[in-house]
RNA sequence: AUGAUGGCAACGGGAGAGACCGCCCAUGAUGGUGUUGGAGGCGGCGCCGAAGGAGUAACCCUCGGGAAGAGGCGAAUCUCUCAGGCAAAAGGACCUUUGUCGGACG
Numbered sequence: 001a002u003g004a005u006g007g008c009a010a011c012g013g014g015a016g017a018g019a020c021c022g023c024c025c026a027u028g029a030u031g032g033u034g035u036u037g038g039a040g041g042c043g044g045c046g047c048c049g050a051a052g053g054a055g056u057a058a059c060c061c062u063c064g065g066g067a068a069g070a071g072g073c074g075a076a077u078c079u080c081u082c083a084g085g086c087a088a089a090a091g092g093a094c095c096u097u098u099g100u101c102g103g104a105c106g
Stems, first nucleotide, its partner, number of pairs: 006101005012095002018045001020044005031036001046086003052082001053080003060072004
């Protein structure tokens, strides 16, 4: 001095599904709390998958003379739908760019 995978940060992009029904609610919901704060809360049915979570193939490991089998490890954008979400806002896996850490390779 080149600056890979990767980590962190910032800006940007970023899908899906009922603005459903009933009740409470700015004459104040949730929360905190003895007086603040300011937008949803509860129930029902129907849905979504890209916060998070859970399950899982091969490989590998153990038991077994071997085979079969059993157990363990084990990925996801797959599956589930606990959580979350279903107008906007917020969130959002993932991606680009930039900065930084780091230092593979040469």
The RNA shown here (Glycine riboswitch aptamer) has 106 nucleotides and comes from Cohnella sp. AR92. Of the family's consensus pairs, 90% are formed in the model. Its mean pLDDT, the model's own confidence on a scale to 100, is 83.